Context: one part of a larger RNA
């Protein structure tokens, strides 16, 4: 010089765009919000509405009232799929943690995708609910009552699991591939649109379409495990291990293995650093620098760990689970003193500590995710907007002309030189900022219809294709025109040498400067001030850290 997540100046400050933004205390947290969704699995219930049917008033419209079917909205439950993704932080960790480059020993893989077969027939509950008890809460006991795509038996078996036999086939063998036959065991759940004959009093059966559900195989996507290499410092750690090292049998696991366990044997790693110790998330890169290398891993991005501290298992395809559970702690709350709740390293936001890091916003219109047939609903992820010159860029703060070189002001040898075309003065321009007018792109798709193919007993449903319609926060942004006026926009550090730039007055080893080397004791280009200059410029020095 360069670079920074930067801080800080009795510092200075017009605009816009991209970005970026708690580095310390993985401290403590008030409040809102960060995970729901599905009524096309179900039963209940509350408000409105329609339709039929009896009843009561009425000539009659019609109102009222009782049952029944239907919508739409809303409430709490059962069930189902998601909460294991997204989104945070770097404590832990010198580790198969990562990074690469093999490997499956023997795997596993809900949704999705494809392709086969199948979906029969039953049963007994529970929650909501009402009712009692009981507690201050949080809740909790106890009775009766009903439903599913909740749960349980049974059937069937395309198919699969496991065992037996048989045949081929590879291998020196343990054993492996494979094809057949045989024994045992093993599955399901329905809703929902729409209909012509038939059957039925209706419901409905029955046809046909979507969605599901089962069992199996096949992808494709993620995952788990095992190796070989690679990256810190310390020998002022030199020995270290007993489930330790191998075997053998048993459990365990989706799975291999000291993963666990009994016996057996005595191994096993180490000067190419074992074993302690002390720092540390890794990486892809980022800085620097000619490079080799050295520093460091903010924001992005992949992989790892974590979720008040420690431990543990449940469900589940997937966890040993940030906004689940259960058990112990510490801390905070509430309490009627018996008991109870709670967990911001989610997005804002407080209080601490600190040199130091932002709004207690918008909106789900875009992308993407998660539920649904689908309308949609739900997303502090995402996308906007706000704050900060934190950094990076762009632009501006005018442009031409103007000498009697005006004044002031500085220095003078007192003649004059300097600021200086610099002002003033005269013509212009109109970027940005104001005003004031039109004004996008980001959106097509979903869905509704219409024609045409498919599916079909069908012209119904329902899928596809082409057209048409419907839809967008950010109080109108971007861009584009008009209007007025040079008006509304310049600092900052240094000027002894390194280093680009001097002189004057004050001060007098004082008061002060300094990054070194040095300056200052009466003429200081070095210290305060001025006047001139020199370098950056909306930013200019300082401090701090790396190369």
């Nucleotide at each position: 010089c360069a670079a920074c997540g930067a801080a800080c100046g009795u510092u200075u400050g017009a605009c816009g765009g991209c970005g970026u933004g708690g580095a310390u205390a993985a401290g403590u947290c008030a409040u809102g919000c960060a995970a729901g969704u599905c009524g096309g699995a179900c039963g209940c219930u509350g408000a409105u509405u329609g339709c039929c049917g009896g009843g009561u008033a009425g000539c009659a419209a019609u109102a009222u009232u009782c049952g029944g079917c239907g919508g739409u909205c809303g409430g709490a439950g059962u069930g189902g799929c998601g909460u294991a993704a997204g989104g945070g932080u770097g404590c832990g960790u010198a580790a198969c943690a990562c990074g690469u480059g093999g490997g499956u020993a023997a795997u596993c893989c809900g949704c999705c995708c494809u392709g086969a077969a199948g979906u029969u027939g039953g049963g007994g509950a529970u929650a909501a609910c009402u009712c009692g008890c009981u507690g201050a809460a949080a809740g909790g006991c106890g009775a009766g009552c009903u439903a599913a795509u909740a749960c349980c038996g049974a059937a069937u078996g395309u198919g699969g699991a496991u065992c037996u036999c048989g045949g081929g086939u590879g291998g020196c063998a343990u054993c492996g591939c494979u094809u057949g036959a045989g024994a045992u065991c093993u599955a399901a759940a329905g809703u929902u649109g729409g209909g012509g004959a038939c059957c039925g009093u209706a419901a409905g059966g029955c046809c046909u379409g979507a969605c599901g559900c089962u069992u199996c195989a096949g992808g494709a996507u993620g995952a788990g495990c095992c190796c070989g290499c690679g990256g810190c410092c310390u020998a002022u750690c030199a020995g270290c291990u007993u489930g330790u090292u191998g075997g053998u049998g048993g459990g365990g696991u989706a799975a291999c293995g000291g993963c666990u366990c009994a016996c057996c044997a005595a191994g096993g790693c180490u000067a190419a650093g074992a074993c302690g110790g002390g720092u540390a998330g890794c990486u892809g890169g980022u800085c620097u620098g000619a490079g080799a290398g050295g520093a460091c891993g903010a924001c992005c991005a992949g992989c790892c760990a974590c979720a008040c501290u420690g431990g543990a298992a449940c469900u589940g395809a997937g966890a040993c689970a940030c906004g689940g559970u259960c058990c112990a702690g510490a801390c905070a709350c509430c309490u009627a003193c018996g008991g109870g709740u709670g967990g911001c390293a989610g997005c804002a936001g407080u209080c601490g500590a600190g040199a130091a890091u932002u709004u207690u916003u918008c909106a789900c219109a875009a992308u993407g995710g998660g539920c649904g047939a689908a309308a949609g609903c739900c997303u502090g992820a995402u996308g906007g907007a706000g704050c900060g010159a934190c950094g990076c860029c762009g632009c501006g703060u005018g442009g031409g002309g103007g000498a009697u070189g005006a004044a002031u002001g500085g220095c003078u040898u007192c003649g004059g030189c300097c600021c200086g075309u610099a002002a003033a003065c005269c013509c212009c321009u109109g970027u940005c900022a104001u005003u004031u007018g039109c004004g996008a792109a980001c959106a097509a798709a979903c869905c509704u219809u219409g024609c045409c193919c498919g599916c079909u007993a069908a012209c119904a449903c329902c899928g596809g294709u082409c057209g048409a319609g419907c839809u967008g926060a950010u109080u109108g942004u971007a861009g584009c025109g008009a209007a007025a006026g040079a008006g509304g926009a310049a600092g900052g550090g240094a000027c002894g040498g390194c280093u680009a730039a001097c002189u004057c007055u004050g001060u007098g080893c004082c008061a002060g400067c300094a990054g070194c080397c040095g300056c200052g004791g009466u003429a200081a280009u070095a210290c305060a001030g001025a006047g001139g200059u020199c370098c950056c410029a909306a930013g200019c020095g300082u401090u701090g850290u790396u190369c």
Model confidence (mean pLDDT): 81 of 100. Small-subunit ribosomal RNA, 5' domain from an uncultured bacterium, 547 nucleotides, folded computationally. The RNAcentral record of the full RNA draws on ENA and SILVA.